[in-house]
Predicted 3D model of a 474-nucleotide part of an RNA (small-subunit ribosomal RNA, 3' major domain) from an uncultured Pseudonocardiaceae bacterium. The full RNA is in RNAcentral, with records from ENA and SILVA. Rfam family: Bacterial small subunit ribosomal RNA. Its family is annotated with ribosome and structural constituent of ribosome in the Gene Ontology.
Context: one part of a larger RNA
RNA sequence: UGACGGGGGCCCGCACAAGCAGCGGAGCAUGUGGCUUAAUUCGACGCAACGCGAAGAACCUUACCAAGGCUUGACAUGCAGGGAAAUCUCACAGAGAUGUGAGGUCCGCAAGGGUCCUGCACAGGUGGUGCAUGGUUGUCGUCAGCUCGUGUCGUGAGAUGUUGGGUUAAGUCCCGCAACGAGCGCAACCCUUGUCUUCUGUUGCCAUCAGGUUAUGCUGGGCACUCUGAAGAGACUGCCGGUGAUAAACCGGAGGAAGGUGGGGAUGACGUCAAGUCAGCAUGGCCUUUAUGUCUGGGGCUACACACGUGCUACAAUGGCAGAUACAAACUGUCGCGAGACCGCAAGGUGGAGCUAAUCGGAGAAAGUCUGUCUCAGUUCGGAUAGCAGGCCGCAACUCGCCUGCUUGAAGUUGGAAUCGCUAGUAAUCGCGGAUCAGCACGCCGCGGUGAAUACGUUCCCGGGCCUUGUACA
Numbered sequence: 001u002g003a004c005g006g007g008g009g010c011c012c013g014c015a016c017a018a019g020c021a022g023c024g025g026a027g028c029a030u031g032u033g034g035c036u037u038a039a040u041u042c043g044a045c046g047c048a049a050c051g052c053g054a055a056g057a058a059c060c061u062u063a064c065c066a067a068g069g070c071u072u073g074a075c076a077u078g079c080a081g082g083g084a085a086a087u088c089u090c091a092c093a094g095a096g097a098u099g100u101g102a103g104g105u106c107c108g109c110a111a112g113g114g115u116c117c118u119g120c121a122c123a124g125g126u127g128g129u130g131c132a133u134g135g136u137u138g139u140c141g142u143c144a145g146c147u148c149g150u151g152u153c154g155u156g157a158g159a160u161g162u163u164g165g166g167u168u169a170a171g172u173c174c175c176g177c178a179a180c181g182a183g184c185g186c187a188a189c190c191c192u193u194g195u196c197u198u199c200u201g202u203u204g205c206c207a208u209c210a211g212g213u214u215a216u217g218c219u220g221g222g223c224a225c226u227c228u229g230a231a232g233a234g235a236c237u238g239c240c241g242g243u244g245a246u247a248a249a250c251c252g253g254a255g256g257a258a259g260g261u262g263g264g265g266a267u268g269a270c271g272u273c274a275a276g277u278c279a280g281c282a283u284g285g286c287c288u289u290u291a292u293g294u295c296u297g298g299g300g301c302u303a304c305a306c307a308c309g310u311g312c313u314a315c316a317a318u319g320g321c322a323g324a325u326a327c328a329a330a331c332u333g334u335c336g337c338g339a340g341a342c343c344g345c346a347a348g349g350u351g352g353a354g355c356u357a358a359u360c361g362g363a364g365a366a367a368g369u370c371u372g373u374c375u376c377a378g379u380u381c382g383g384a385u386a387g388c389a390g391g392c393c394g395c396a397a398c399u400c401g402c403c404u405g406c407u408u409g410a411a412g413u414u415g416g417a418a419u420c421g422c423u424a425g426u427a428a429u430c431g432c433g434g435a436u437c438a439g440c441a442c443g444c445c446g447c448g449g450u451g452a453a454u455a456c457g458u459u460c461c462c463g464g465g466c467c468u469u470g471u472a473c474a
Base pairs, nucleotide, nucleotide: 001474002473003471004470005469007468008467009466010465011464012463013462015458016457019422020421022419026313027312028311029310030309031308032307033306034304042053043052064299065298067296068295069294070293073122077121078120079119080118081117082116088103089102090101091100092099093098106113107112124288125287127286129284133282134281135277136276137275138273140271145184146183147182148181149180150179151160152159153158164175165174166173190265191264192263193262195233196232197231198230199229201227204223205222206221209220210219211218236259239253240252241251242250243249315415319374320373321372322371323370324369325368331362332361333360336355337354341350342349343348381412386407387406388405389404390403391402392401428450429449430448431447432446433445434444
């Protein structure tokens, strides 16, 4: 100087407390461990591994396994020599890769080029090392810290500044002070949302006028309004009162759409964990070279006495079922979205209007509201499992996809110890969209609808910041 303390002081955070809804019990989905296996490819392991890499394993992917093949090679460059073939089409063999046979052809006047064969240099490796590395990421933590120059003090390590009194979300600001300044962080500048103004006026909108319809901005017309998307305004403790040290600031108020960082996002200092990644990529040295490379059809990654994590669906009446009926946002579509119509109980099919989209389509939002029914039961709750019959995508759904109909109707009556999230348009609840994608979503990333309860307080648990103290630790 740090680190540590079941030392002290001050302060903060959904850290506790106060609340709400969960997880832990059940069934299923998914990841992991274990066991199994020819293989169940590899990585990730407290927080910070475990719906993680994987925004999508039937083949492919694919790295794994057994089998069948190849050896200048599936891929690149160069050199030497050679051929008129290679690609292609057909037939046969084969699971296919491939092999055999037949047919058939290069461009250019030439040099040469393209392609193939042979040979040589070499290729190749998702082989090992993340404890050799680059790059990148997680984490402490959006915590308020981390440093430097000059000066001063100290023999020196170092200190000071950065401590102190206040204050703040903040090393934020004020005051003081052997310090005076500065840098990286904080804040602001950026995006979005909330209010208004101006401009814009179609594909959007419809107040006024007119026409028309069973009806609809449907038509003329208009740009007022909503909205689209561009530029501005607006919030600064600016104003008032009080407290304070006459400061910084805090408390209350006015005005205002918004008030003291308005809400949300992006943004992550010096560093820590030899943290993660050699399997995104790059890369040193090591290993391999008729194999640890490469091609193929098949299998596996989907196994299952069990254990754990994360989710979904429930256990019902604030509910289930049936009928009627209302209101979104965000997004997406030409190898696509696919309307009306018709067929089918349905999944879906036929067909193809319109749309390269504020024009057309996906698209019916659902919870909600109204009416009826069920009456507390393992039930008209719950839907696992299973049988049969179908549909779709795809070369192909046996291992191993999704969906529909009928039948079947399991566990489950609110969950031990323990444990997680959340402070407001939040939790909870309800549906919608997108990426990946032929197909496959209870996951992920977004979007809106409905919309709470509680916070006395900081004694305690956890993490963190500053000062101080002890130490046989570094």
Record summary: Its mean pLDDT, the model's own confidence on a scale to 100, is 84.